[in-house]
RNA sequence: GUGUAGCUCAGUGGUAGAGCACUUGCCUGCUAUGCAUGAGGCCCUGGGUUUGAUGCUCAGCAC
Repeated sequence: GUGUAGCUCAGUGGUAGAGCACUUGCCUGCUAUGCAUGAGGCCCUGGGUUUGAUGCUCAGCAC
């Protein structure tokens, strides 16, 4: 310094998104491409501050 979906990453206090991958359907003579759709993350762990924390702060863990 980093830690957020299976992977790669966004998200500077109001109950979290994208791309790839995956499910289902459409399209096609077949495959690929393409289109639509759905599932999947209580945000590394535990405290503190706050009406409210993924975001601030302290300690720990992993790299």
Molecule: transfer RNA
Organism: Cricetulus griseus